[in-house]
RNA sequence: CCUCCGAACGGGCAAACCCGCCGUAAGGCGGGGACGCAAAGCCAACGGGACCUGGAAGCCUGCUGCCACGGGCCUCCAGGCCGGCCGGGUUGCCGAA
Repeated sequence: CCUCCGAACGGGCAAACCCGCCGUAAGGCGGGGACGCAAAGCCAACGGGACCUGGAAGCCUGCUGCCACGGGCCUCCAGGCCGGCCGGGUUGCCGAA
C1' cells in the first nucleotide's frame, strides 16, 4: 500500500409517523422524528422484482335478456417510480483480532 474482515475511536445516514410543498398516482423535496443501516454514499444508461398511470385481449359480475356502461381478476404492451427489494457496477472514513 492492496484485499478480506468489522472490535474500538471519531462520526455519518435516517424507517414508520406528523407538518408544508410538487405530482392523477406510485413517489419526490424540506422540517421534525428514529425503525434500523459498515456503504441505508452514488448509478434505474446492466439484469430481475414490487408499485403507479394509460391502452388492448380474455374471464367473472351488477341490470329480465341483448347492447352499452360500471366493478373485480388475470395476461401483454408503453410510460413513470422505488438504490432502505435483490443481484450488479462504482467511489469512500477508521484500522483491533
Notes
The RNA shown here (c-di-GMP-I riboswitch aptamer) has 97 nucleotides and comes from Candidatus Nitrosymbiomonas sp. Rfam family: c-di-GMP-I riboswitch aptamer. The family is grouped with related families in Rfam's "c-di-GMP_I riboswitch clan". Rfam links the family to the GO term cyclic-di-GMP binding. The organism belongs to Candidatus Nitrosymbiomonas, within Bacteria.